[in-house]
Source information
RNAcentral holds the sequence, with entries from Rfam. Transfer RNA from Vicugna pacos, 72 nucleotides, folded computationally. Its Rfam family is "tRNA". Gene Ontology term of the family: triplet codon-amino acid adaptor activity. About the family: Transfer RNA (tRNA) molecules are approximately 80 nucleotides in length.

RNA sequence: GGGGGUGGAGCUCAGUGGUAGAGUGUGUGCUUGGCGUGCACAAGGUCCUGGGUUCAAUCUCCAGCACCUCCA
Numbered sequence: 001g002g003g004g005g006u007g008g009a010g011c012u013c014a015g016u017g018g019u020a021g022a023g024u025g026u027g028u029g030c031u032u033g034g035c036g037u038g039c040a041c042a043a044g045g046u047c048c049u050g051g052g053u054u055c056a057a058u059c060u061c062c063a064g065c066a067c068c069u070c071c072a
Stems, first nucleotide, its partner, number of pairs: 001071007010024004018055001026042005048064005
């Protein structure tokens, strides 16, 4: 320098063109003599950035940024 891949909740990740979920973690309550376990509820997100297409973009297109990987 060129090719490919990945960017989303504190962490690990699913997801489909129609207002984003799981596990885990955190908080509260119940349970217990207490802790833990278990159960229930809650909080927590500009879906990397900018632009285009569309009635509507996390999803499609373009460019950029960061990281990983391959080639030179």